Predicted 3D model of an 84-nucleotide RNA (transfer RNA) from an uncultured Erysipelotrichaceae bacterium. It was read from a public genome assembly. The coordinates come from a structure-prediction model, not an experiment, and the mean pLDDT is 81. Its Rfam family is "tRNA". Rfam classes the family as a transfer RNA.
[in-house]
């Protein structure tokens, strides 16, 4: 140089045929349990403002298409794999 696959919270991974983003596992914190641990049980955890309620942004970036986009279409990036 041709040609393909993946990129999604702190990690791993979901999201079916375009319709409420992050299910479920990890780890992480608080908490009950204990004399104190570990075990196990309970809640919590994407970010940015807010006392809260709540609102805004947020699927690699950077356009399109849609009433809508993690999903399609285009462009570049990075990582793997075939070919040359």
């Nucleotide at each position: 140089g041709g040609g393909g696959a993946u990129g999604u919270g702190g990690c791993g991974g979901a999201a079916u045929c375009g319709g409420c983003a992050g299910a479920c596992g990890c780890a992480a914190c608080g908490g009950a349990c204990u004399u104190a641990a570990a075990a196990u049980c309970c809640g919590u955890u994407g970010g940015u403002g807010g006392a809260a309620a709540c609102a805004c942004c947020g699927u690699a970036c950077g356009g399109g298409u849609u009433c809508a986009a993690g999903u399609c279409c285009c462009g570049u990036c990075a990582u793997c794999c075939c070919c040359a």